[in-house]
């Protein structure tokens, strides 16, 4: 240099026929407890890696770039 995956909440990931983006763990708040753990509830947190291009409407589809992983040479 090509050639492939991957990139979404702090951390694991879900969403692919394009149609307001979910859930588990943490974390914060309350119950409960003398306390603490553990259980139970409750709000919160993401314009989806960046830019553009299609589209009435992009996580999803197209081009470009970054980073990370892998394989070629």
């Nucleotide at each position: 240099g090509c050639c492939g995956g991957a990139g979404u909440a702090g951390c694991u990931u879900u969403a692919a026929a394009g149609g307001u983006a979910g859930a588990g763990c943490a974390a914060u708040c309350g119950c409960u407890u003398c306390g603490u753990a553990a259980g139970c509830g409750a709000g919160a947190g993401g314009c989806u890696g960046c830019g553009a291009g299609u589209u009435c409407g992009a996580u999803u589809c197209u081009c470009g770039c970054c980073u990370c992983c892998g394989g070629c040479u």
A computed fold for a 73-nucleotide RNA from a bacterium, annotated as transfer RNA. The sequence is in RNAcentral, with records from ENA. Its Rfam family is "tRNA". By type it is a transfer RNA. Rfam describes the family as follows. Transfer RNA (tRNA) molecules are approximately 80 nucleotides in length.